[in-house]
Context: one part of a larger RNA
RNA sequence: UUGGGCGUAAAGGGUGCGCAGGCGGUAUGUUAAGUCAACUGUUAAAUACCUCAGCUUAACUGGGGAUCAGCGGUAGAUACUGGCAUACUAGAGAAUGGAAGAGAGAAGUGGAAUUCUUGGAGUAGCGGUAAAAUGCGUAGAUCUCAAGAGGAACACCGAUGGCGAAGGCAGCUUCUUGGUCCAUUCUGACGCUCAUGCACGAAAGCGUGGGGAGCAAACAGGAUUAGAUACCCUGGUAGUCCACGCCGUAAACGAUGAUCACUAGACGUCAGUUUCGCUUUGCGAAAUUGGUGUCGCAGCUAACGCGUUAAGUGAUCCGCCUGGGGACUACGGUCGCAAGAUUAAAACUU
Numbered sequence: 001u002u003g004g005g006c007g008u009a010a011a012g013g014g015u016g017c018g019c020a021g022g023c024g025g026u027a028u029g030u031u032a033a034g035u036c037a038a039c040u041g042u043u044a045a046a047u048a049c050c051u052c053a054g055c056u057u058a059a060c061u062g063g064g065g066a067u068c069a070g071c072g073g074u075a076g077a078u079a080c081u082g083g084c085a086u087a088c089u090a091g092a093g094a095a096u097g098g099a100a101g102a103g104a105g106a107a108g109u110g111g112a113a114u115u116c117u118u119g120g121a122g123u124a125g126c127g128g129u130a131a132a133a134u135g136c137g138u139a140g141a142u143c144u145c146a147a148g149a150g151g152a153a154c155a156c157c158g159a160u161g162g163c164g165a166a167g168g169c170a171g172c173u174u175c176u177u178g179g180u181c182c183a184u185u186c187u188g189a190c191g192c193u194c195a196u197g198c199a200c201g202a203a204a205g206c207g208u209g210g211g212g213a214g215c216a217a218a219c220a221g222g223a224u225u226a227g228a229u230a231c232c233c234u235g236g237u238a239g240u241c242c243a244c245g246c247c248g249u250a251a252a253c254g255a256u257g258a259u260c261a262c263u264a265g266a267c268g269u270c271a272g273u274u275u276c277g278c279u280u281u282g283c284g285a286a287a288u289u290g291g292u293g294u295c296g297c298a299g300c301u302a303a304c305g306c307g308u309u310a311a312g313u314g315a316u317c318c319g320c321c322u323g324g325g326g327a328c329u330a331c332g333g334u335c336g337c338a339a340g341a342u343u344a345a346a347a348c349u350u
Stems, first nucleotide, its partner, number of pairs: 004321003007304002012318001014200004021193003025088007033081002035077002038074006049065006091190001092187008103177007110154001115149006125136002162169002205246006214240002219235004257317006265295014299306002323350003332343004
């Protein structure tokens, strides 16, 4: 390489958009590039295969014959694939009318709580722990009442609820804006996937400038202990927050790539549509579409389990794997301010 695989054994790219490429619905006509079959040219001879003959046989030698396949030519076939043309509506999209939503960005605003400041009232403790101590407090703390400042996060509702491609998104209001679902009409294959590329991408970290209540790496002290560079306690700086720019990684997980089709059901729940019933601000039933869950037949699986949201049965395209360690490493390249990221070996060992 072929083959076999990728939920948990090695293996799905963090996610999307998308050029090239690959693949592509229904019908008719045309073409004849792919495809099929006929004839023909060429592919030197020798060798190899079949057959006959010559050396006493064999090896050896000579005569004759045949096949496959490649490339080309001539005249054909037309189901399938391709090209061209015309048409269609089941894929895809658009418009209109409805529906729900923590989808995104910006601005404004609300209450509870913590902390701090000021004032009142009040007196000896407070705090903390398994127990203590460090710490705070007669310069009046803790507790309590009132006023003020400031930052961050939004209790209840709240939910195997919702939205988003993923990361993720939650007080309330306004503005701008993306997507989804349902119904009807229209366009008429406009589609699917996607190496390279581009964009987004938790937390931590980095740069510049702000901000800083609480929490809290580092650090300091108190305990514990044989020791305690920890777990516990008292403090506490970066950071956490905002603006702009970088970084580009995560158990970025459903450890399960995207799209399409098919294959028993049962019970919840969310958003619609249609029909029906009733005791009609509503409730209930049936059908249907799109999400989100639990169980489960067939089937699959090494088992666990999956099971119309497949890990079942098929199709297209992409990514990836090939014993463990060495090694998410070295060297080189690219990117980055750096931290580092990405691509990625070998010796050796077992």